[in-house]
Context: one part of a larger RNA
RNA sequence: GCCUACGAGUUACUCCUCACCGGCAAGGUUAAUCCUGUAAACAGGAGGAGCCGCAGCGAAAGCGAGUCCGAACAGGGCGUUAUAGUCGGUGGGGGUAGACGCGAAACUUAGUGAUCUACCCAUGGCCAGGUUGAAGCUCUGGUAAAACAGAGUGGAGGACCGAACCGAUAAGCGUUGAAAAGCUUCCGGAUGAGCUGUGGGUAGGGGUGAAAGGCCAAUCAAACUGAGAAAUAGCUCGUACUCCCCGAAAUGUUUUUAGGAACAGCGUCGGGAAUUGUAUGAUGGAGGUAGAGCUACCGAUAGGACUAGGGGGAGUCACAUCCUACCAAAUCCUGACGAACUCCGAAUGCCAUCAUAUAGAACCGGCAGUGAGGGCUUGGGUGCUAAGGUCCAAGUCCGAGAGGGAAAGAACCCAGACCUACCGCUAAGGUCCCAAAAUCCGCGCUAAGUUGAACAAAGGCGGUCCAGCUGCAGAGACAGCCAGGAGGUUAGCUUGGAAGCAGCUAUUCCUUUAAAGAGUGCGUAACAGCUCACUGGUCGAGCGGCAGGGCGUCGAUAAUAAUCGGGCAUCAAGUGCGGUACCGAAGCGAAGGAUCCCGAUUUAUCGGGAUGGUAGGGGAGCAUUCCAGCGACAGUGAAUCCGGAUGGUAAUGUCCGGUGGAGUUUCUGGAAAAGCAAAUGUAGGC
Numbered sequence: 001g002c003c004u005a006c007g008a009g010u011u012a013c014u015c016c017u018c019a020c021c022g023g024c025a026a027g028g029u030u031a032a033u034c035c036u037g038u039a040a041a042c043a044g045g046a047g048g049a050g051c052c053g054c055a056g057c058g059a060a061a062g063c064g065a066g067u068c069c070g071a072a073c074a075g076g077g078c079g080u081u082a083u084a085g086u087c088g089g090u091g092g093g094g095g096u097a098g099a100c101g102c103g104a105a106a107c108u109u110a111g112u113g114a115u116c117u118a119c120c121c122a123u124g125g126c127c128a129g130g131u132u133g134a135a136g137c138u139c140u141g142g143u144a145a146a147a148c149a150g151a152g153u154g155g156a157g158g159a160c161c162g163a164a165c166c167g168a169u170a171a172g173c174g175u176u177g178a179a180a181a182g183c184u185u186c187c188g189g190a191u192g193a194g195c196u197g198u199g200g201g202u203a204g205g206g207g208u209g210a211a212a213g214g215c216c217a218a219u220c221a222a223a224c225u226g227a228g229a230a231a232u233a234g235c236u237c238g239u240a241c242u243c244c245c246c247g248a249a250a251u252g253u254u255u256u257u258a259g260g261a262a263c264a265g266c267g268u269c270g271g272g273a274a275u276u277g278u279a280u281g282a283u284g285g286a287g288g289u290a291g292a293g294c295u296a297c298c299g300a301u302a303g304g305a306c307u308a309g310g311g312g313g314a315g316u317c318a319c320a321u322c323c324u325a326c327c328a329a330a331u332c333c334u335g336a337c338g339a340a341c342u343c344c345g346a347a348u349g350c351c352a353u354c355a356u357a358u359a360g361a362a363c364c365g366g367c368a369g370u371g372a373g374g375g376c377u378u379g380g381g382u383g384c385u386a387a388g389g390u391c392c393a394a395g396u397c398c399g400a401g402a403g404g405g406a407a408a409g410a411a412c413c414c415a416g417a418c419c420u421a422c423c424g425c426u427a428a429g430g431u432c433c434c435a436a437a438a439u440c441c442g443c444g445c446u447a448a449g450u451u452g453a454a455c456a457a458a459g460g461c462g463g464u465c466c467a468g469c470u471g472c473a474g475a476g477a478c479a480g481c482c483a484g485g486a487g488g489u490u491a492g493c494u495u496g497g498a499a500g501c502a503g504c505u506a507u508u509c510c511u512u513u514a515a516a517g518a519g520u521g522c523g524u525a526a527c528a529g530c531u532c533a534c535u536g537g538u539c540g541a542g543c544g545g546c547a548g549g550g551c552g553u554c555g556a557u558a559a560u561a562a563u564c565g566g567g568c569a570u571c572a573a574g575u576g577c578g579g580u581a582c583c584g585a586a587g588c589g590a591a592g593g594a595u596c597c598c599g600a601u602u603u604a605u606c607g608g609g610a611u612g613g614u615a616g617g618g619g620a621g622c623a624u625u626c627c628a629g630c631g632a633c634a635g636u637g638a639a640u641c642c643g644g645a646u647g648g649u650a651a652u653g654u655c656c657g658g659u660g661g662a663g664u665u666u667c668u669g670g671a672a673a674a675g676c677a678a679a680u681g682u683a684g685g686c
Stems, first nucleotide, its partner, number of pairs: 001686006011097003015094010027052003033046005056063002066078004100238002103235001107228006118202009127192001129161003132157001136153006165189003170185004204220001206216003241621006251264005265370002267367005276359010291344001292342002298338002302334004307328001309327002311324004373398010403414003418593003423589003429583003432567003438580001440579006451569002459554003463551004468546005480538005486511003491505003517532001521530002594611008622675001624672006631665003641658007
């Protein structure tokens, strides 16, 4: 892991409540017990104690269709005036019990343990070999005597090296081991606080501990065993056949409350009279949001004007006075901001009345589940106008929703799956191939493989297309080429110099001209020189400027060589506009069928509508075991098992053949140890 068997809402109750069925009814009903019958279970009868109902109010005394508070003949509360109950049965819930099943860690109590291990007591045992050489003593030296020194002797030590023994430093192996702690090599102690045998002692909030919360029988921050005990578990897991109808919630308030609950909300089932709910339209309302505005307030605010006050300066000090490209109140002009500003002010929503349409709701009662929500769009708060962030509001979908599209993808787009089929039409989205359908039609754009369904900015671009405004141009433009580009004059000033070209000044003027600046740039120390503006010639048709739009380009950096889903695609298979076909879903239509509801008829048909679904509510059934009654089958072969056929929407039923060898069962009812895939379920087998 698989198979087989077992495995979870049960039972009791003089309890409470509701529904249905039945009896009696202003009443209903007996309990214990007794009598009769019967083998017994039980049946019939007696038994009215008691209980519920028929009257309430008050804490009560008590009063009573009233009563209580109160001084009240006031007012108010609860009642009356509108009466249905009760007993039994079955079922849905609740209560009390282990109360759907399994599951703690723990707590209490009574005991059992120191054959492991910790420490202690008593009594025994063990430690190869080697080394070092303390005190003391002896001798010699030494001293007044000592001290002291040397040599010898001696044999101390939690001394040294190192086996047994005890331990366990490092590494490797082992890790379903040879072993629930080992093996190998290295390593520490090895006369000591040493190791060890035997007997004994200390016991669970207790022991023992050279102290690690260590050890106390492979168990220790409180051992083990029995009992209380089915402790408790707002927690986790599991909870068993079928079909049909409806179908949620993840919100509010409160909570030693936040993953639990109570009440309300939302679901379902039963009842249900009168009128309400919803949508649209009309009419009438309340309101201060969006927007807007602000010489309409409050607050904030840029520039200017004007002008108090202040700063600075002048005024020989002080004062008066004056100046001010300083700061600035009030006021004015222009501009402009605000959730907690408003002279204004929508849309939508809300309220009321009426009309029309539609739905069954409102209300009462039984039973729930939910009270972790989430994405998207819109309006906001918070945050960084961050987040697949967070908190509200309105809507929608997922949740509990399958199907088609978006390569893939809960909530994005399309669209709500009763069943059957190798029919048709469409939606979103698509139509070169993968891959169903256009290599479709018309006119453009793009050259970047831009693009072809994620993603990019500021800024740059004589890439290219379009439309507009404007200037020049056969009296010849623009570009190129040829030629000129002069004189007063080296303008004046400045300067060492300044001559068009360091700098300053300037009615930067006049002349000759086709034209030529008191000079556009390079250049010189200054000149010179080159050049430009400007003009003529040549050439012969368009040439400049401005702002705008479309597509593109650079900006452009990530981990597989790379990729639009891929192949690949360039008058496209890219992109813009327009058009016609086609494909495309569980949508829609057409065909057949099922169930439910409504309405007709009229009792089995017709018409219309509906039939996604988690938690959950309701309904109808299938199967298993046993019992009762009427029956039936069976050695001419029951149950069982194997194979085949067949009926039913399903749970499942029936038949045939074989096997097997003794019971089985229809129907109508009744009663349950009544259905397994899951609980790291239990047992067995493989």
Predicted 3D model of a 686-nucleotide part of an RNA (large-subunit ribosomal RNA, domain II) from a marine metagenome. The full RNA is in RNAcentral, with records from SILVA. The coordinates come from a structure-prediction model, not an experiment, and the mean pLDDT is 83.